About this RNA: A computed fold for a 72-nucleotide RNA from a Candidatus Woesearchaeota archaeon, annotated as transfer RNA. Its mean pLDDT, the model's own confidence on a scale to 100, is 81. It matches the Rfam family "tRNA". By type it is a transfer RNA.

RNA sequence: GCGCUAGUAGUAUAGUGGUUAUUAUGCGGCCUUCCCAAGGCUGCGGCCCGGGUUCGAAUCCCGGCUGGCGCA
Numbered sequence: 001g002c003g004c005u006a007g008u009a010g011u012a013u014a015g016u017g018g019u020u021a022u023u024a025u026g027c028g029g030c031c032u033u034c035c036c037a038a039g040g041c042u043g044c045g046g047c048c049c050g051g052g053u054u055c056g057a058a059u060c061c062c063g064g065c066u067g068g069c070g071c072a
Base pairs, nucleotide, nucleotide: 001071002070003069004068005067006066007065010025011024012023018055026044027043028042029041030040031039048064049063050062051061052060
C1' cells in the first nucleotide's frame, strides 16, 4: 500500500429498514433479614465520526478514524 472483518450503556452482548434499542453485569433507591450475602421490585446510563439513499437508518451505500486478520 491492497483486501476482509469489527466498532451499540462503565464492561460484555442481541438487534437482516418502522416495536419504548435486548439481556447480563455495574451504580442509585425500596422490599425481604437481627446483620451480611443471595433474592425480588424500580430507576440511571448507549448505536465511533461525517455525508448520502429512503416517508423512515443502529441496520443499506460512500468517505474518515480505531482495533483485529490476511496479502505484498